[in-house]
Parts: sequence; C1' cells; structure tokens
RNA sequence: CCGCGCGGGAGAGUCUCCGGCAAGCCAGCCGGAGCGCCGAAGGGGCAACAUCCCCGGAACCUCUCAGGCGCACAGGACCACGCGGG
Repeated sequence: CCGCGCGGGAGAGUCUCCGGCAAGCCAGCCGGAGCGCCGAAGGGGCAACAUCCCCGGAACCUCUCAGGCGCACAGGACCACGCGGG
C1' cells in the first nucleotide's frame, strides 16, 4: 500500500399531487411524478508545482451527471481493531 472481517460514521422534505391497498371521511402503508434540498459511493473540474511548448497536476474545495434526503432499513468518504497478501 491492497484485500477481507468487524465496529464507529455526517448532511438534506412531517412538502404537493397522482395511482393502488385499506377505508364512511381523515389518518396510515406501497409505488410514481413535480418542486425544493444534500455531498462523504462513484464521476467531472481546478491551484501551487513542473515544462521551451504540450502533456501532467490534490482534496473533506467545487459541479451535482449519478447517488442520496418524506421514522427506519440500506448505502456511506474517512477512521479504529483483527487477519491475509505485496
């Protein structure tokens, strides 16, 4: 440095509408759409530096394509511990 296991791990919707389930209505559950938002899967962009020129050139910065936000679950950069490999 890489992989596996395990633990910790943030942010953002009690929004509106449609369909279904249920149902007297409201509320609730599931799915979808719209608008609004988040940045810590991934992806894109750039400084210093370096170069005759071109190429190169980081992120927890930035963009928000993807992903995520309507309890939670799941995911989750990064970190600790253990094991294995280089």
The RNA shown here (Glycine riboswitch aptamer) has 86 nucleotides and comes from a soil metagenome. The coordinates come from a structure-prediction model, not an experiment, and the mean pLDDT is 77. The model forms 90% of the base pairs in the Rfam consensus.